């Protein structure tokens, strides 16, 4: 100098005044439901967001088994759980520090592989290489016969080389051959067996027979997991109102008795209602759920780590048309301008004074946690790698 990986921090701090939500205490008023005042304490985020994944909690459903469907997919661990995290393995990228991976199976089956190309998978043959045969043509051996060479036609062998493609039937080298080919050999890659190391994924070594394209984010196969809905869940209180249910009921006379209520007897009437009361029901409204929790901070111990465990300390929003704001002072910081001192003198760097301006971005709780993802301005710090210079 360049690069890689982490972390801190997240309306600048302090003070005063006013205002708002919650809670506790005091005091007063009250129609007993609350209301007002005073004081103490608390009052948005790292993502409160997207609602993607996993849970708690609540209600509904549920004999058992299967099909269908969905999700996940190397190994070991962490966790309440996870598609998350940590460690490790493999492949790929990077000189490196490091980074990426929807990382089971292509030798169960089906299918696909554009264009180009002979051929895209039961291999094949455009150019090419090679070999006979029978013709034909030409040349040479002076001519015929015969032979040799070249070309051409048909036939056969080959897959080394060329060419196509994202990908070409193991790669490189040697032997071998008419030319060639795992046809043979050595090394490498891959496959299988064995041994060693590792909990394991796997690695290393050795031996063997010589060889099998890719795609499963195509169907499919294998293994594992999976009921549904969500705090507008759900429970309770309850003005109002309807259905429904229950209870009550009129009059006269006499008796008991000082009188009322009440009871008894008799007569007469009704056995119902639209009346009264209660139950029921659950709208408005209110309460619970609701914030003390897989909680936070600090320290010790165990572990490479994720994390676990122990001890101490702390209480940290609960609104429901939804609070968290405003003003002033002091200090600090960034940027800009003017001026000035020092250094360098090419741009410039460091500091002082004054003035101006800003203190930001992304964004705001609404049942609660653990993750992931996405958005985001200025600033600060740590570790590591590579190159160059001293």
């Nucleotide at each position: 100098a360049g690069a890689g990986c982490c972390g801190a921090g997240g309306a600048c701090g302090c003070g005063g005044c006013c205002g708002c939500g919650g809670u506790c205490g005091g005091c007063g008023c009250u129609u007993c439901g609350g209301c007002a005042c005073c004081g103490g304490c608390c009052g948005a985020g790292g993502a409160a967001a997207g609602u993607c994944c996993g849970a708690g909690c609540u209600c509904c459903a549920c004999a058992g088994g299967g099909c269908a469907g969905a999700g996940c997919g190397a190994u070991g661990g962490g966790u309440a759980a996870c598609c998350c995290c940590c460690a490790c393995c493999g492949u790929c990228c990077g000189c490196a520090a490091g980074g990426a991976c929807c990382g089971g199976g292509a030798a169960a089956g089906u299918g696909c592989c554009a264009c180009a190309g002979a051929a895209a998978a039961c291999a094949c043959a455009c150019c090419g290489c090679c070999c006979g045969c029978u013709g034909c043509u030409c040349g040479c051996c002076g001519c015929c016969c015969g032979g040799c060479g070249a070309g051409u036609g048909a036939g056969g062998g080959c897959a080394a080389g060329g060419g196509u493609g994202a990908a070409a039937a193991g790669g490189u080298g040697g032997g071998g051959u008419a030319a060639g080919a795992g046809c043979c050999c050595a090394c490498c890659a891959g496959c299988g067996g064995c041994g060693c190391g590792g909990c394991g994924a796997c690695g290393c070594g050795u031996c063997g027979g010589c060889u099998c394209g890719g795609c499963a984010a195509a169907c499919c196969c294998c293994g594992c997991u999976c009921g549904g809905a969500g705090c507008a869940a759900u429970g309770c209180c309850a003005a109002a109102u309807a259905a429904g249910g229950g209870a009550g009921c009129a009059c006269g006379a006499g008796g008991c008795g000082g009188c009322c209520c009440g009871c008894c007897u008799c007569g007469c009437u009704a056995c119902c209602g639209a009346c009264u009361c209660c139950c029921g029901g659950g709208u408005a409204g209110g309460c619970a759920g609701c914030u003390c929790g897989a909680g936070g901070c600090c320290g010790g111990c165990g572990g490479c780590a994720a994390c676990g465990u122990c001890g101490g300390c702390c209480c940290c929003a609960g609104a429901u048309g939804g609070a968290u704001g405003g003003c002033c002072g002091c200090g600090g910081g960034g940027c800009c301008g003017u001026u000035u001192g020092c250094c360098a003198c090419u741009c410039g760097g460091c500091g002082g004074a004054c003035g101006g301006u800003c203190c930001a971005a992304c964004a705001g709780a609404a049942c609660u946690c653990g993750g992931c993802u996405u958005a985001c301005g200025a600033u600060c710090g740590g570790c590591u790698c590579u190159g160059c210079c001293c």
The RNA shown here (Bacterial RNase P class A) has 390 nucleotides and comes from a Candidatus Brocadiia bacterium. The RNAcentral record of the sequence draws on ENA. It matches the Rfam family "Bacterial RNase P class A". Its family is annotated with tRNA processing, dimeric ribonuclease P complex and ribonuclease P activity in the Gene Ontology. The family's RNA type in Rfam is ribozyme. Its mean pLDDT, the model's own confidence on a scale to 100, is 76. The organism belongs to Candidatus Brocadiia, within Bacteria. A source record names the gene rnpB.